[in-house]
Predicted 3D model of a 374-nucleotide RNA (Bacterial RNase P class A) from a Candidatus Hydrogenedentota bacterium. A source record names the gene rnpB. Lineage of the source: Bacteria > Pseudomonadati > Candidatus Hydrogenedentota. Rfam family: Bacterial RNase P class A. By type it is a ribozyme. The sequence is in RNAcentral, with records from ENA.

RNA sequence: UGAGUGGGCCGGGCGGCCGCGGCGCGGCUUCGGGUCGCGCCGAGGAAAGUCCGAGCUCCAGAGGGCAGGGUGCUUCGUAACGCGAAGGCGGGGUGACCCGACGGAAAGUGGCACAGAAAACAAACGGCCUACGUCCGCUAAAAGCGGGCCGGCAAAGGUGAAAAGGUGCGGUAAGAGCGCACCAGCGGCUUGGUGACAAGCCGGCUCGCCAAACCCCACCCGGAGCAAUUUCAAAUAGGGGGACUAUCGAGUGGCCCGCUCGGUCCCCGGGUAGGAAGCUGGAGGUCUGUGGCGACACGGGCCCAAGAUGAAUGACCGCCCAGGGAUGGUUUCGCCAUUCUGGACAGAACUCGGCUUACAGGCCCACUCACCGC
Numbered sequence: 001u002g003a004g005u006g007g008g009c010c011g012g013g014c015g016g017c018c019g020c021g022g023c024g025c026g027g028c029u030u031c032g033g034g035u036c037g038c039g040c041c042g043a044g045g046a047a048a049g050u051c052c053g054a055g056c057u058c059c060a061g062a063g064g065g066c067a068g069g070g071u072g073c074u075u076c077g078u079a080a081c082g083c084g085a086a087g088g089c090g091g092g093g094u095g096a097c098c099c100g101a102c103g104g105a106a107a108g109u110g111g112c113a114c115a116g117a118a119a120a121c122a123a124a125c126g127g128c129c130u131a132c133g134u135c136c137g138c139u140a141a142a143a144g145c146g147g148g149c150c151g152g153c154a155a156a157g158g159u160g161a162a163a164a165g166g167u168g169c170g171g172u173a174a175g176a177g178c179g180c181a182c183c184a185g186c187g188g189c190u191u192g193g194u195g196a197c198a199a200g201c202c203g204g205c206u207c208g209c210c211a212a213a214c215c216c217c218a219c220c221c222g223g224a225g226c227a228a229u230u231u232c233a234a235a236u237a238g239g240g241g242g243a244c245u246a247u248c249g250a251g252u253g254g255c256c257c258g259c260u261c262g263g264u265c266c267c268c269g270g271g272u273a274g275g276a277a278g279c280u281g282g283a284g285g286u287c288u289g290u291g292g293c294g295a296c297a298c299g300g301g302c303c304c305a306a307g308a309u310g311a312a313u314g315a316c317c318g319c320c321c322a323g324g325g326a327u328g329g330u331u332u333c334g335c336c337a338u339u340c341u342g343g344a345c346a347g348a349a350c351u352c353g354g355c356u357u358a359c360a361g362g363c364c365c366a367c368u369c370a371c372c373g374c
Base pairs, nucleotide, nucleotide: 001370002369003368004367005366006365007364008363009362010361012320013319014318015317016316018314020042021041022040023039024038025037026036027035028034044345048356049355051354052353053352054351055350056225057224058223059222068221069220070219071218072217073087074086075085076084077083088102089100090099091098092097103216104215108214109213110210111209112208125157127153128152129151133149134148135147136146137145138144165183166182167181168180169179170178184206186203187202188201189200190199191198192197229277230276231275232274239268240267241266242265243264244263248262249261250260251259252258284303285302286301287300288299289298290297291296321343323341324340325339326338327337328336329335330334
């Protein structure tokens, strides 16, 4: 200098002017959550998706089991998690580093298309062999040679995603873990590690793949959600009780008693409109010390930072700062001048911890590789 890898941060600034929401104080007031003035506060790194985990509230619930759902290498962290940290193993990259649904296939059941002889208690299409047994021919007999039958083989070929460990040497009629060496896998032991696991030694030689198929194992799991829930409480209608009207009226009935209904006022309780609480001081933020590789924990100081409910947080103007374009000048990896343009994704609604997704432009730190110079 070029090409990359990982992480952190910002995400317009200042001023003027007109407005909006909340709280406090004060004035006015028709007393209304009204209106005016002053002061303070007023969106985000994701406020988003609503995908996980919690707090909180109500409902349900002795306890245990079955069913169902979720999670799935290890150890830590955490209130908890499907999150995070540090590791292990596997895969990718020259490397910094990145990716992984990563428990069990020697419990059981099941699947493995097409091709192929054969796809899991292996099998034999072409092929190789004729040692052993038997028959025939050369031949009258033996040896030998050739051929058939009965057989042997799975090394090489072909098919396939996968062919029953791989490579080499020995061995053999031909072959074969049949024997041996190395490698891979499996089992056992020893050592190291909290552990996942690793290294070494030994063994018999070998056991296919799929659990994102059923299943097995381990651990976890009640339901609904702030429109939760609690509380104050009109008008109108309806419910319960009392007093009065009342020696009343209407209905039932031939008539009386009885029963039912009817007026006014007061009280009680339930629900609705509406108001309030929940509603923001919390697993809180920030600075610092200690412990820890780290996630994080503990201690100390300081700070309080929207709380709406048709729902505020906005609009305009000027200057500046990033960034981009054009023109001109120039001492040309660029610099200067003028001018135009110009700031993304997106916006709280009970609150936290995460994850995921969107994002113009810019800054910083650490590391890697290549080339050049000293």